Predicted 3D model of a 363-nucleotide part of an RNA (large-subunit ribosomal RNA, domain IV) from a marine metagenome. The RNAcentral record of the full RNA draws on SILVA. Its Rfam family is "Bacterial large subunit ribosomal RNA". Rfam links the family to the GO terms ribosome and structural constituent of ribosome.
[in-house]
Context: one part of a larger RNA
RNA sequence: CCCUCGUUAAGGAAUUCGACAAUCUAGCCCUGUAACUUUGGGAGAAAGGGUGCCCAUGGGGUGACCUCCACUAGCUGGAGAGAGCCUUUGUGGGCCGCAGUGAAGGGGUCCAGGCGACUGUUUAUCAAAAACACAGGUCUCUGCUAAGCCGAAAGGUGAUGUAUAGGGGCUGACGCCUGCCCAGUGCCGGAAGGUUAAGGGGAAGUGUUAGUUCAUUUUCGGAUGAACGAAGCACAGAACCGAAGCCCCGGUGAACGGCGGCCGUAACUAUAACGGUCCUAAGGUAGCGAAAUCCCUUGUCGGGUAAGUUCCGACCCGCACGAAUGGCGUAACGACCUGGACGUUGUCUCAACGAGGGGCUCG
Numbered sequence: 001c002c003c004u005c006g007u008u009a010a011g012g013a014a015u016u017c018g019a020c021a022a023u024c025u026a027g028c029c030c031u032g033u034a035a036c037u038u039u040g041g042g043a044g045a046a047a048g049g050g051u052g053c054c055c056a057u058g059g060g061g062u063g064a065c066c067u068c069c070a071c072u073a074g075c076u077g078g079a080g081a082g083a084g085c086c087u088u089u090g091u092g093g094g095c096c097g098c099a100g101u102g103a104a105g106g107g108g109u110c111c112a113g114g115c116g117a118c119u120g121u122u123u124a125u126c127a128a129a130a131a132c133a134c135a136g137g138u139c140u141c142u143g144c145u146a147a148g149c150c151g152a153a154a155g156g157u158g159a160u161g162u163a164u165a166g167g168g169g170c171u172g173a174c175g176c177c178u179g180c181c182c183a184g185u186g187c188c189g190g191a192a193g194g195u196u197a198a199g200g201g202g203a204a205g206u207g208u209u210a211g212u213u214c215a216u217u218u219u220c221g222g223a224u225g226a227a228c229g230a231a232g233c234a235c236a237g238a239a240c241c242g243a244a245g246c247c248c249c250g251g252u253g254a255a256c257g258g259c260g261g262c263c264g265u266a267a268c269u270a271u272a273a274c275g276g277u278c279c280u281a282a283g284g285u286a287g288c289g290a291a292a293u294c295c296c297u298u299g300u301c302g303g304g305u306a307a308g309u310u311c312c313g314a315c316c317c318g319c320a321c322g323a324a325u326g327g328c329g330u331a332a333c334g335a336c337c338u339g340g341a342c343g344u345u346g347u348c349u350c351a352a353c354g355a356g357g358g359g360c361u362c363g
Stems, first nucleotide, its partner, number of pairs: 001358008010349002014347001019344001027051005036041001038173001052095006058088005066080005071074001096100001108342007115334002120132002136171007148157003174329004179259003184256002186252005193247003199241002205235004211228007260278005287321001288318001299315005
């Protein structure tokens, strides 16, 4: 010097990002207990008192021996009295210590706010949370050989279930609520018209050539070349017929999503209930708001402090809240996060001493 412990004058968070860490508190009995509340809670709220040992005396239980009475005369029934033993938040008195839950083990408390209702779950090995789940809500699919899922298939699952059932999506207890837009995208419905595949259909055409015609040549038998060209066989193929889909017509937001701008105006000023105009599918309703969301920003005002970029309450100019990607509240709950207070402390002023184990020396 390091680690793990113990104690500490005065002060008591001045430490620090932050009371991190370590104290304080603590069991049982009694008294007493606020706001708020979903009437269950909150609550062990908070705040107080008691607690050992001995003696005496009570309470409760059990109940031997004994006494009396009765008869059916018994290992009977009843009554009385009652030792001993067990138990006890009772009462009174006394004793000792600094200290009586004498050791160990064993809640610190309160106020306000954010988030999530709650108990649960999670990154085995840096994250336990406000993340996930959740009961509840809602949308949607599915009529049973269900939908969905696994599987080349058989088959299985769903389910030995049957719409009060099963699958999927979103939201997330509870309370009050959940506004406007269907133009785009998606989904659902519709079938008149347009477009449209395979397939059907075969017009016109192409190749091939039996043949016909023409030309050249010929030892007249023929040979060669060109043009046309039936049937057959091939090639290629127009019109026309032809479903869903798409176009089209409607619906649908707890479907994906979206929810304006400029100018003017009131008898101080300021502001604009009001007016004009442009655009849009429609221009953000209730509620909330410098917020887990506010750039400017330490916004402004109030509170708390001697002093407060944090915190709480307001304001609203919302860069860029907003209604099941839910909005706003909310008792209870939380090893969550933020601010404050009491208690308590070596966190600190500021360090000291002690114990054990290392470090160091020798072996």